[in-house]
Context: one part of a larger RNA
RNA sequence: UGACGGGGGCCCGCACAAGCAGUGGAGUAUGUGGUUUAAUUCGAAGCAACGCGAAGAACCUUACCAGGUCUUGACAUCCCACGAAGUUUGCAGAGAUGCAAAUGUCCUUCGGGACGUGGAGACAGGUGGUGCAUGGUUGUCGUCAGCUCGUGUCGUGAGAUGUUGGGUUAAGUCCCGCAACGAGCGCAACCCUUGUUGUUAGUUGCCAGCGAGUAAUGUCGGGCACUCUAGCGAGACUGCCGGCGAUAAGUCGGAGGAAGGUGGGGAUGACGUCAAAUCAUCAUGCCCUUUAUGACCUGGGCUACACACGUACUACAAUGGCCGUAACAAUGGGCAGCAAAGUAGCAAUACUAAGCAAAUCCCCAAAAAACGGCCCCAGUUCAGAUUGUGGGCUGCAACUCGCCCACAUGAAGUUGGAAUUGCUAGUAAUGGCAGAUCAGCAUGCUGCCGUGAAUACGUUCCCGGGCCUUGUACA
Numbered sequence: 001u002g003a004c005g006g007g008g009g010c011c012c013g014c015a016c017a018a019g020c021a022g023u024g025g026a027g028u029a030u031g032u033g034g035u036u037u038a039a040u041u042c043g044a045a046g047c048a049a050c051g052c053g054a055a056g057a058a059c060c061u062u063a064c065c066a067g068g069u070c071u072u073g074a075c076a077u078c079c080c081a082c083g084a085a086g087u088u089u090g091c092a093g094a095g096a097u098g099c100a101a102a103u104g105u106c107c108u109u110c111g112g113g114a115c116g117u118g119g120a121g122a123c124a125g126g127u128g129g130u131g132c133a134u135g136g137u138u139g140u141c142g143u144c145a146g147c148u149c150g151u152g153u154c155g156u157g158a159g160a161u162g163u164u165g166g167g168u169u170a171a172g173u174c175c176c177g178c179a180a181c182g183a184g185c186g187c188a189a190c191c192c193u194u195g196u197u198g199u200u201a202g203u204u205g206c207c208a209g210c211g212a213g214u215a216a217u218g219u220c221g222g223g224c225a226c227u228c229u230a231g232c233g234a235g236a237c238u239g240c241c242g243g244c245g246a247u248a249a250g251u252c253g254g255a256g257g258a259a260g261g262u263g264g265g266g267a268u269g270a271c272g273u274c275a276a277a278u279c280a281u282c283a284u285g286c287c288c289u290u291u292a293u294g295a296c297c298u299g300g301g302c303u304a305c306a307c308a309c310g311u312a313c314u315a316c317a318a319u320g321g322c323c324g325u326a327a328c329a330a331u332g333g334g335c336a337g338c339a340a341a342g343u344a345g346c347a348a349u350a351c352u353a354a355g356c357a358a359a360u361c362c363c364c365a366a367a368a369a370a371c372g373g374c375c376c377c378a379g380u381u382c383a384g385a386u387u388g389u390g391g392g393c394u395g396c397a398a399c400u401c402g403c404c405c406a407c408a409u410g411a412a413g414u415u416g417g418a419a420u421u422g423c424u425a426g427u428a429a430u431g432g433c434a435g436a437u438c439a440g441c442a443u444g445c446u447g448c449c450g451u452g453a454a455u456a457c458g459u460u461c462c463c464g465g466g467c468c469u470u471g472u473a474c475a
Base pairs, nucleotide, nucleotide: 001475002474003472004471005470007469008468009467010466011465012464013463015459016458019423020422021421022420023419026314027313028312029311030310031309032308033307034305035304042053043052064300065299066298067297068296069295070294073123077122078121079119080118081117082116083115086103087102088101089100090099091098092097106113107112125289126288128287129286130285134283135282136278137277138276139274141272146185147184148183149182150181151180152161153160154159165176166175167174191266192265193264194263196234197233198232199231200230201229202228205224206223210221211220212219237260240254241253242252243251244250316416320375321374322373323372324371332364333363334362337356338355342351343350344349382413387408388407389406390405391404392403393402429451430450431449432448433447434446435445
């Protein structure tokens, strides 16, 4: 000087407390461990691994296993020889591949070039090892308020001072004081979005005001008032008033205002810590491999199942279930696409097909919780696992191993031990909608809107963190 203390002081955080809803019990989905296996590819491991890499494993993917094959190679450059390349067909085979036939005869500056086949070797190749050799990227403490430097001063020196102290703040934020005076990286602000409004612009919106028309509809003429869209502005700064305060910084209350003291949300992550994670995104040193640890194919596996754990979904019901019914959104996506209307079907869906490359105009699209009727507290008109049969869709192909529909079947489950998680407002809880990936496949993920609470006395205690101080068998 740090680190640590079941030392002290001050302060903060959904840290506790006050509340609300959960997890832990059940079934299922999914990830992991374990076990099994020819293989169940690999990585991730307290917080900070475990619906994580994976925004989507039937084949492919795929790295794993079994079998069948290749050896200058599936991919790149160089040399030589021959041939355009290619297309079609037949046979054998699980295919990779092998054999055969037909067709075709490229461009050119005439040197050659593109492409294919054969040959020779230099080499290619490796999702093989090492993240404790590395770059890059990322997590974490933590959006915590800290981390440092120059000059000066003090100290033999390591170092100290500044950065401590008195106040204050979300903040090393600001004020005052002070052997310090300044500065940098962080904080804040500048950026995006949302909340109010003016203006500019009207291929949406409106009968608002006028006219026309219809069974009905901005449907038509006409207009840009309103809504909306998206460019430029305004607006909030403790600016104004009062109390407190050291006359300061500031804080408390009030006015005006759509909004008040960082208005809400996002992006933004200092010096560093964990030899944290990643050699399987990529790049890369060294090591290893080279008729194999490389490459191709078929089939299998990654989907196994006594069990254990994590994360979710669905429930156990009446604030509900079922049936009926013209309520009300926002974000998005669409041509190998979204598909209206019509017809068939109980339905999944099929057939046919208008419109739309879509600010809005066409489609996905029905929003759902809301509102009326039945049920009458039961393992039920709760719950839906499991299983059987019959169908539909995608796709060469749904047996291993997809999703959906109908009928039948109707398991556990009556609110969950010890323990434990999230959340302070348009939040929790609850309801649906969209998108990426994607042929098909979501209870996951990322967004969107609807309905919409309770509680916070307070900082004694638990956990984590910041500053000062003290002790030390620690460095």
Molecule: small-subunit ribosomal RNA, 3' major domain
Organism: metagenome